[in-house]
Context: one part of a larger RNA
RNA sequence: CUAUAUUUAAGGAACUCGGCAAAUUUACUCCGUACGUUCGCAAAAAGGAGUACCUUUUUUAGGUUUCAAGAAUCAGGGGUAGCGACUGUUUACCAAAAAAAUCUUAAAACUUUGCAAAUUCGAAAGAAGACGUAUAAGGUUUGACGCCUGCCCAGUGCUUGAAAGUGAAAUUAAUAUGUUAAUGCAUAUGCUAUAAACUCAAGUAAACGGCGGUCUUAACUAUAAGGAUCCUCAGGUAGCGAAAUUCCUUGGCGGGUAAAUUCCGUCCUGCAUGAAUGGCGUCACGACUACCCCACUGUCUCUAAUAUAGCCUCA
Numbered sequence: 001c002u003a004u005a006u007u008u009a010a011g012g013a014a015c016u017c018g019g020c021a022a023a024u025u026u027a028c029u030c031c032g033u034a035c036g037u038u039c040g041c042a043a044a045a046a047g048g049a050g051u052a053c054c055u056u057u058u059u060u061a062g063g064u065u066u067c068a069a070g071a072a073u074c075a076g077g078g079g080u081a082g083c084g085a086c087u088g089u090u091u092a093c094c095a096a097a098a099a100a101a102u103c104u105u106a107a108a109a110c111u112u113u114g115c116a117a118a119u120u121c122g123a124a125a126g127a128a129g130a131c132g133u134a135u136a137a138g139g140u141u142u143g144a145c146g147c148c149u150g151c152c153c154a155g156u157g158c159u160u161g162a163a164a165g166u167g168a169a170a171u172u173a174a175u176a177u178g179u180u181a182a183u184g185c186a187u188a189u190g191c192u193a194u195a196a197a198c199u200c201a202a203g204u205a206a207a208c209g210g211c212g213g214u215c216u217u218a219a220c221u222a223u224a225a226g227g228a229u230c231c232u233c234a235g236g237u238a239g240c241g242a243a244a245u246u247c248c249u250u251g252g253c254g255g256g257u258a259a260a261u262u263c264c265g266u267c268c269u270g271c272a273u274g275a276a277u278g279g280c281g282u283c284a285c286g287a288c289u290a291c292c293c294c295a296c297u298g299u300c301u302c303u304a305a306u307a308u309a310g311c312c313u314c315a
């Protein structure tokens, strides 16, 4: 010096991206227990008390009593917010998560399918679906629960449509040319009729998706309920909002600190929120993320000592 342990006056997060690491707590019995809540929980909340006695020479040995008689092992706690309802799975060998996929438990919706089902595998026979039958089976999306889920069918897609138009090869009326005595044969042009599909029309957004601009106006100012105009398929409703989304930005105000680009509440000027690509809330849950407080500590002020092993130097 390195590694692993133990201790370190006074202070106690001043360390640091961040309490990372360490420390604290830890068992049992009794008392006691808030907000919130889907009334199940939250909860081991928090917080507090106790964990023995008698005889005998300390050891040791013996005895008593109770539901319960600790120290080897054995939770630090609380508050606020975000995300995801929860439990579960995953990148074997840098990611465990709020992500992706999947399951579960779900739960919600759309869509296909009437049974020789749709769908899938196979060249076929055949098989799965299913010895099931729409309370079933397949596909897609969202993702407990609560309150809800607005407008747009112009574009793309899908569904439907005995009209009309376009619409291939093969077939075909007819005609022309060559050849033949003739039938015929060959070549070329090609009328009429004909599929799916497309055009066209209608429907459909929990299908893919989309959801404006300018000017002006109230008796201070400011603002604009209102008006005008242009464009559009329709112009963003409820809700939420400097947000995991806010560039300007460390936005303004309030709280917390002596002091805070973080955090919490509020405002709305949303560069570029928004409703199953789900919107907003939410109990419980989380090796998730951010912030605060109590306790605790060598993380630090600021180091020091000891033990063991190694490196190194000398012998």
Stems, first nucleotide, its partner, number of pairs: 001310007010301002014299001019296001027051005036041001038144001052064004076294007083286002090099001107142007119128003145281004150211003155208002157204005164199003171193001174189006212230005239273001240270001251267005